[in-house]
Two RNAs folded together computationally: RNase P RNA and transfer RNA, 412 nucleotides in total.
Rfam match: Bacterial RNase P class A. Rfam describes the family as follows. Ribonuclease P (RNase P) is a ubiquitous endoribonuclease, found in archaea, bacteria and eukarya as well as chloroplasts and mitochondria.
Model confidence (mean pLDDT): 77 of 100.

RNA sequence: GGUCGAGGCGGCCGCUGGCGACGGUGCGCAAGCACCGGCGCGAGAGGAAAGUCCGAGCUUCACAGGGCAGGGUGCUGGCUAACGGCCAGUCGAGGUGACUCGCAGGACAGUGCAACAGAAAACAAACCGCCCAUCGCGAGGUGGGUAAGGGUGAAACGGUGCGGUAAGAGCGCACCGCCUCUCCGGUGACGGAGAGGGCACGGCAAACCCCACCCGAAGCAAGACCAGACAGGGGUCGCGUUGCCCGCGCGAUGGCCCCGGGUUGGUCGCUCGAGCCCGUCGGCAACGCCGGGCCUAGAUGAAUGGUCGCCACACACAGAACUCGGCUUACGGACCUCU
RNA sequence: GCCGGAGUAGCUCAGCUGGUAGAGCAGCUGAUUUGUAAUCAGCUGGUCGGGGGUUCGAUUCCCUUCUCCGGCU
Numbered sequence: 001g002g003u004c005g006a007g008g009c010g011g012c013c014g015c016u017g018g019c020g021a022c023g024g025u026g027c028g029c030a031a032g033c034a035c036c037g038g039c040g041c042g043a044g045a046g047g048a049a050a051g052u053c054c055g056a057g058c059u060u061c062a063c064a065g066g067g068c069a070g071g072g073u074g075c076u077g078g079c080u081a082a083c084g085g086c087c088a089g090u091c092g093a094g095g096u097g098a099c100u101c102g103c104a105g106g107a108c109a110g111u112g113c114a115a116c117a118g119a120a121a122a123c124a125a126a127c128c129g130c131c132c133a134u135c136g137c138g139a140g141g142u143g144g145g146u147a148a149g150g151g152u153g154a155a156a157c158g159g160u161g162c163g164g165u166a167a168g169a170g171c172g173c174a175c176c177g178c179c180u181c182u183c184c185g186g187u188g189a190c191g192g193a194g195a196g197g198g199c200a201c202g203g204c205a206a207a208c209c210c211c212a213c214c215c216g217a218a219g220c221a222a223g224a225c226c227a228g229a230c231a232g233g234g235g236u237c238g239c240g241u242u243g244c245c246c247g248c249g250c251g252a253u254g255g256c257c258c259c260g261g262g263u264u265g266g267u268c269g270c271u272c273g274a275g276c277c278c279g280u281c282g283g284c285a286a287c288g289c290c291g292g293g294c295c296u297a298g299a300u301g302a303a304u305g306g307u308c309g310c311c312a313c314a315c316a317c318a319g320a321a322c323u324c325g326g327c328u329u330a331c332g333g334a335c336c337u338c339u
Numbered sequence: 340g341c342c343g344g345a346g347u348a349g350c351u352c353a354g355c356u357g358g359u360a361g362a363g364c365a366g367c368u369g370a371u372u373u374g375u376a377a378u379c380a381g382c383u384g385g386u387c388g389g390g391g392g393u394u395c396g397a398u399u400c401c402c403u404u405c406u407c408c409g410g411c412u
Base pairs, nucleotide, nucleotide: 001336002335003334004333007311008310009309010308011307012306013305015044016043018041019040020039022037023036024035025034026033027032046317050328051327053326054325055324056323057322058219059218060217061216065246066245067244068243070215071214072213073212074211075089076088077087078086079085090104091102092101093100094099105210106209110208111207112204113203127150128149129146130145131144132143133142134141135140158176159175160174161173162172163171177199178197179196180195181194182193183192184191185190223268224267225266226265232259238250239249240248275294276293277292278291279290281288282287340411341410342409343408344407345406346405349364350363351362352361358395366382367381368380369379370378388404389403390402391401392400
């Protein structure tokens, strides 16, 4: 890093739903349909079914449209239905190393922040020092130069060395770093080489913000249909699924809200799907094309269990509820592979 | 099942744009009173639910996780 993940086999008794034939009841002229009963056949939780953190399908709401606000993502190239996911690379950080990790755009567009300490926290400045001049017998004072040394701090306006100087300083030079330009390699992020510039541009954007790209909202208790029950009355003039403006749509046999009354039934949505397995080919890979094979829970008080025998005794995390793709978290152990 | 909200002292809550965490009640000590209550003065008490990250610095910003509460037909 990957795979599996707890009990296996057999007998008996159960549960859920599917199919088949049989019997009964109801409806119907009939064909048939619905329900009930036992019988037979085959099926019946997970790698995370979890958290609900992202992305979609699906459904409803005129979400027409435009603008503002709001939210999300953020190196490059690719994969994908889509993604904040995955693959490959670049750069940075860590490690002796195999390798691992990274919300990794912009700080000359603007605004802001930096407590305490410290002279000074970004237009630079000068506490102790160092040097020069001057005053003074002296301790020292005054004026000027300087930023190498000390001190403070998380951070102090390139680093090391030599020269230079009154003392110093990119003041000059060499190397390193930085910036600009050119050439070469690369799809690109970026890398390499050369030339020039004494250096101008500190940090924080998981601060506001700027730039680029993306985003209508709500959620299967969405929603659609059938059957049944009941009792209406009142307020308001606007109402329309995140906010605001314009616009658009609906509106009196109407809409919305409140009070009162009724129901607590059934069917669909519901499981065949961006599905799973195997193989060829393309691709470093994620993945894709093609061919073959397979059907693998659909409940609605909610099923997957109990018991006996043998074997093994290993006792983890944990139980579907519309469905997928990811991420994250929990997890006793077994196996494989690389270093 | 789906969607929201909250964890800070013993209890109830503040803490808004990062810079030593506060208030009220409760508790303790002292004063007052014959004594108690009330009152006054002072004091104690904090893993900011847990873990990791960004930052010089995190209750605050980001990620993850745990616990509790509420709504729906």